[in-house]
RNA sequence: AGAGUUUGAUCCUGGCUCAGAUUGAACGCUGGCGGUAUGCUUAACACAUGCAAGUCGAACGGUAACGAAGCUAGCUUGCUAGCAGGCGACGAGUGGCGGACGGGUGAGUAACGCGUGGGAAUCUACCUAGUAGUGGGGGAUAGCCAGAAGAAAUUCUGAUUAAUACCGCAUACGCCCUACGGGGGAAAGAGGCCCUCUUCUUGAAAGGUCUCACUAUUAGAUGAGCCCGCGUUAGAUUAGCUUGUUGGUGAGGUAAGAGCUCACCAAGGCAACGAUCUAUAGCUGGUCUGAGAGGAUGAUCAGCCACAUUGGGACUGAGACACGGCCCAGACUCCUACGGGAGGCAGCAGUGGGGAAUAUUGGACAAUGGGCGCAAGCCUGAUCCAGCAAUACCGCGUGUGUGAAGAAGGCCUUAGGGUUGUAAAGCACUUUCAAUUGGGAAGAAAGAUUUAGAGUUAAUACCUAUUGAAAUUAACGGUAACUCACGAAUAAGCACCGGCUAACUCCGUGCCAGCAGCCGCGGUAAUACGGAGGGUGCAAGCGUUAAUCGGAAUUACUGGGCGUAAAGCGCGCGUAGGUGGUUUGUUAAGUCAGAUGUGAAAUUCCUGGGCUCAACCUAGGAAUUGCUUUUAAAACUACUAAACUAGAAUCUCGGAGGGGAUGGUGGAAUUUCCAGUGUAGAGGUGAAAUUCGUAGAUAUUGGAAGGAACACCAGUGGCGAAGGCGACCAUCUGGACGAGUAUUGACGCUGAGGCACGAAAGCGUGGGGAGCAAACAGGAUUAGAUACCCUGGUAGUCCACGCCGUAAACGAUGUAAACUAGCCGUUGGGACCCCUUAGGUUUCAGUGGCGCAGCUAACGCACUAAGUUUACCGCCUGGGGAGUACGGCCGCAAGGUUAAAACUCAAAGGAAUUGACGGGGACCCGCACAAGCGGUGGAGCAUGUGGUUUAAUUCGAUGCAACGCGCAGAACCUUACCAGCCCUUGACAUCCACAGAACUUUCCAGAGAUGGAUUGGUGCCUUCGGGAACUCUGAGACAGGUGCUGCAUGGCUGUCGUCAGCUCGUGUUGUGAAAUGUUGGGUUAAGUCCCGUAACGAGCGCAACCCUUGUCCUUAUUUGCCAGCACGUAAUGGUGGGAACUCUAAGGAGACUGCCGGUGACAAACCGGAGGAAGGUGGGGACGACGUCAAGUCAUCAUGGCCCUUACGAGUAGGGCUACACACGUGCUACAAUGGCCGGUACAGAGGGCUGCAAACCUGCGAAGGUAAGCUAAUCUCACAAAACCGGUCGUAGUCCGGAUCGGAGUCUGCAACUCGACUCCGUGAAGUCGGAAUCGCUAGUAAUCGUGGAUCAGAAUGCCACGGUGAAUACGUUCCCGGGCCUUGUACACACCGCCCGUCACACCAUGGGAGUGGAUUGCACCGGGGGUAGUUAGUUUAACUGUUUACAGGGGACGGUUACCACGGUGUGAUUCAUGACUGGGGUAAAGUCGUAACAAGGUAACC
Repeated sequence: AGAGUUUGAUCCUGGCUCAGAUUGAACGCUGGCGGUAUGCUUAACACAUGCAAGUCGAACGGUAACGAAGCUAGCUUGCUAGCAGGCGACGAGUGGCGGACGGGUGAGUAACGCGUGGGAAUCUACCUAGUAGUGGGGGAUAGCCAGAAGAAAUUCUGAUUAAUACCGCAUACGCCCUACGGGGGAAAGAGGCCCUCUUCUUGAAAGGUCUCACUAUUAGAUGAGCCCGCGUUAGAUUAGCUUGUUGGUGAGGUAAGAGCUCACCAAGGCAACGAUCUAUAGCUGGUCUGAGAGGAUGAUCAGCCACAUUGGGACUGAGACACGGCCCAGACUCCUACGGGAGGCAGCAGUGGGGAAUAUUGGACAAUGGGCGCAAGCCUGAUCCAGCAAUACCGCGUGUGUGAAGAAGGCCUUAGGGUUGUAAAGCACUUUCAAUUGGGAAGAAAGAUUUAGAGUUAAUACCUAUUGAAAUUAACGGUAACUCACGAAUAAGCACCGGCUAACUCCGUGCCAGCAGCCGCGGUAAUACGGAGGGUGCAAGCGUUAAUCGGAAUUACUGGGCGUAAAGCGCGCGUAGGUGGUUUGUUAAGUCAGAUGUGAAAUUCCUGGGCUCAACCUAGGAAUUGCUUUUAAAACUACUAAACUAGAAUCUCGGAGGGGAUGGUGGAAUUUCCAGUGUAGAGGUGAAAUUCGUAGAUAUUGGAAGGAACACCAGUGGCGAAGGCGACCAUCUGGACGAGUAUUGACGCUGAGGCACGAAAGCGUGGGGAGCAAACAGGAUUAGAUACCCUGGUAGUCCACGCCGUAAACGAUGUAAACUAGCCGUUGGGACCCCUUAGGUUUCAGUGGCGCAGCUAACGCACUAAGUUUACCGCCUGGGGAGUACGGCCGCAAGGUUAAAACUCAAAGGAAUUGACGGGGACCCGCACAAGCGGUGGAGCAUGUGGUUUAAUUCGAUGCAACGCGCAGAACCUUACCAGCCCUUGACAUCCACAGAACUUUCCAGAGAUGGAUUGGUGCCUUCGGGAACUCUGAGACAGGUGCUGCAUGGCUGUCGUCAGCUCGUGUUGUGAAAUGUUGGGUUAAGUCCCGUAACGAGCGCAACCCUUGUCCUUAUUUGCCAGCACGUAAUGGUGGGAACUCUAAGGAGACUGCCGGUGACAAACCGGAGGAAGGUGGGGACGACGUCAAGUCAUCAUGGCCCUUACGAGUAGGGCUACACACGUGCUACAAUGGCCGGUACAGAGGGCUGCAAACCUGCGAAGGUAAGCUAAUCUCACAAAACCGGUCGUAGUCCGGAUCGGAGUCUGCAACUCGACUCCGUGAAGUCGGAAUCGCUAGUAAUCGUGGAUCAGAAUGCCACGGUGAAUACGUUCCCGGGCCUUGUACACACCGCCCGUCACACCAUGGGAGUGGAUUGCACCGGGGGUAGUUAGUUUAACUGUUUACAGGGGACGGUUACCACGGUGUGAUUCAUGACUGGGGUAAAGUCGUAACAAGGUAACC
């Protein structure tokens, strides 16, 4: 520090996700040790049991228990009982101090609660310092004792008693009150020592001294109370709240200020800078994260607050409205004798419950601290320790070295090897840790006792402080650390391995099981599931889940945006607010600088120190960015004072304008009505029909009525804030602009709320209504057509008044101001020049086009900014749900405005790129259409396919590009299929062993394979060991498979397409995908060539090179040829000979737009011509770019993987592939006279031939047979070519056409023609008279037509491949159909239009709104009842201390009781808010291969959208 994910790819926007750190965590798997921390986050739920606050005998009366000594008694001689509070001590009690600390929890609280900084009107026990005192009396009371009530808790009565308990009196420096005269109010003793006296060693005492305590008061310290500024969560779908409320006066009250309380008076106070209400929450130091700013959080530790079962209340006290105190009420639990009582773990342990989840009913007061005490000491679940838990952090270990036979085993394998792996074993060493042994630190210093000197004192006493001495005090603790001996001995797991993200293979599985943080993986070769081997990461832990921050600049202060991605209010006026021109002075609020106090400690950071290190602990420093006070500065902002004129406004003059409102006027047109002329149609459409018209339409002429809108002018022209405004005239009226002196003197800009205006449609009332026209009706179209088209037609459109308040209200661009190159138009005004018609220069204000810098994701914007700056407002934060629900406000309604959530997805989106596509456009080509010729589709047959059938009808090919295709040839074989029979190392290959030559004859059984028997035969090579070939048998390695996968593959092939395209290097442009080149102008069959050109070149294609054919030449001359010469025949190159010709087959020539003319751009090229056998690639062939179709083929072959192995392999005989209602493709033969038949006559080319072609001759009507020359072929043969031509016949008919079918007889091939061959002859003589919709081929030696040959092959072509003969017609042309090429355009497509995609309906699930209601929670208001307590008051009852006297009465003051006020709580009624639930119902979302249509994306087939 980034990465993945939208796309075919790109850039951007934007969300989702990941990598990091962290936690009081939990869960899964695993687990050696130690140190240090931490440990109910949930039910402030309920709690059994134990403990957590006591102490003081130096305050007191005392003596229940214990102990020591003594005395007495019993006797066992050390035991029991008793005696005296006499001693140590001490239960219970009085009294003092402490139980307000310490410990727990976070329910409540949005608050002066907390934080921070200040303040004045206060209190403060114990402590410190000072001052002044501590005199003299009194009456009670608990305990104890005696009795009483009660189950108990507890209570009552009587008698008696003490105090540092209580109450007066005296005194009063200081203190308090005061009217300044005065008045008021305290105290307590205890202990140690000395000394005097004395009943003589005891105590009733006097005195001295010291210590502690006590009283009053001052000051301090500490602690606490109160007030104020600032800060402190969310919601406005909470906008108004408040009556003790705000203030004053007086009184009361408090420790203290105050409406704190009360009486009276005034009517205030708070709030958009967010009052009130609602929800949530203890706050902070800090903690986590982060570069920081921030964000989240508030466990442990520390500060503050609040609470103590719930609610209320006071008492005591220095301090409480009190966790382990009291009273009352409520709920709950327990005891009960039913009458009454008791209780409060949010102390420490512990229990139940809740929960994913959190420990021991431990030890000790040794240390630290606290309470009490003079002290010893006691108490202390504070605390210190231990226990449990990998909960976290830190540290250590599980061994080290060597060790290649690279062991075995595992896994993989290309079968060679690789890997696990120096890993193990083996050898050598070490002993941390654990377990064993032994001794053994520090945490301890005080206190008490005592020594010494000092202080105090009369004092060597006591006491106080200092100093020395010896002894003692440890829960942890079997401590830490050290150490003995032993032995590698006691100690490794977890997650991951597709990308992000380090790490790969095999097997299993087969869209199943499963994984998954995101993208996504799994449908038979899964690095993604499960297992294994291997690897990677971390390690006593590792993963997962949850949560926080980060990454996220994804709420943007630091640090974002708003033309098209989400986002500028429809537009203006204007309030608050924000902000503001020039100059000078003042002040010092902001600002800046210094100082001051504070910012607790801990934490964090730095530097040291201590535990062996570290975590941890500890010392010092820095920091704590803040607030306060104060001093100084005065530039800027601000305040204030005074001025200025450049902003703004006013004034004068002027011209422009569909600016607005009202009234009036006008013509053209439509329609209707009246009248005339006139006759059969009109109208409308793609075509029609509905409709109108003989009752006279349409057309035309004249007239009338009425309403609405204003042609031309008219213009990226004008005006207005926007909406918007268009005939003409008048009246009223707003604004902008130009020029110019003068005036005011910052008056400005923006603008939350607020107010006005605001198209169309719509609403209300009343008019009006010509045309147009939702709804509606009819006619068409259509599968349907509730549409598009047509004929009608009502609201409405128009006017007046009033609502509505929205639009793609758009420049998708808020308003205002300043600055920043130019060029060209146009509107309005002005200035200057001028040759004055016209023009030029310039300026202000508008309105347009291009364009630089700059900006932008790009497109684009560009002085009218989307550039550079400033001020203010509005708005945005992924898509959907949704601009929806609920609530509020507005509206007559329609509806508008404000405006969510649950749930769901991993995208949604912008701009641009390359393709593809379009019922987009431009150009071009092709037997693509057109022009022609001939077919197919109808018939019969052949053949292939589908379907059906079958035991099997083997398999494959399936739009073009499967279907006379694989098959260049199924009777057996082929053959892969079916039903039988039969073999199992196998029909075939290699290896091993034994035996045998191989082989052969014959017979039997069987359908055969096969089995059994039988005859002949002993071979070849040899180094004599044996070997080679072949056969039988046996065992196992293995063979074998036309079994599956062409979607695992190679190879081969088809197709677009012989279409003209497809690319690359370098350069350049662009952020980039990409572009350029390859586009453009011409031209071509061609990306062929030329020109132009940020491109220059190149490659694969095109063309050419190759073959063949067409002309000529040279060479050669047999089997071919024969002109001339010669011989010969009935005839024939038959023969001699020839090499001229034809032919043959080798090599050359020839054609190149080369020449001429024209056109063209001086080009390429095209047109015409000459010459030439051939002319513009001469004809034909081979040759097929990058790629597309997961095209075809695992059955040609090869091959990965899977599958079968007495069978899915092999053999055998038979059957099947040949079936047959039917459908389709491809062909053949025909339907006849351009013909059939008969007779005669002529002319090819290219091929084949020894398991062959076969002449001639003979036989047969014929197929053919017999016999037999020749030929391994320019020699012989297949082999007569047929159409054609000549002659004859038939005469338009199902025929002398046509030949199917069937009967009979044969021939040939072959082991074998039944299923199932071909051919011949005789007879039979079907359909068919030119073929519907539709559709195919062909542009010249072509179509058509005629025959010939070959491959395969024993035989079996109408198929296929080749050959020649005869030999046409037509092409105006590119509008249309199909296919293709190039350019351009649109796109929501990219599996690419066979694309994408919308809505209703039906099924399932999910969350949510409404809903008659129902049930809870909180809360407002009104009323009623009201415990206990406090305060006020007081009939009544009652009363030790003080006072008085009349002495048992009175007073003062109390107690109890009554009563009033306040209030907890309870009840009733009525509202509000909120949660849950609810028959039914609304839309929404998701899912799936449903249904119906096809709305959108292309001109999406009616442009789309608001």
Overview:
A computed fold for a 1506-nucleotide RNA from an uncultured prokaryote, annotated as small-subunit ribosomal RNA.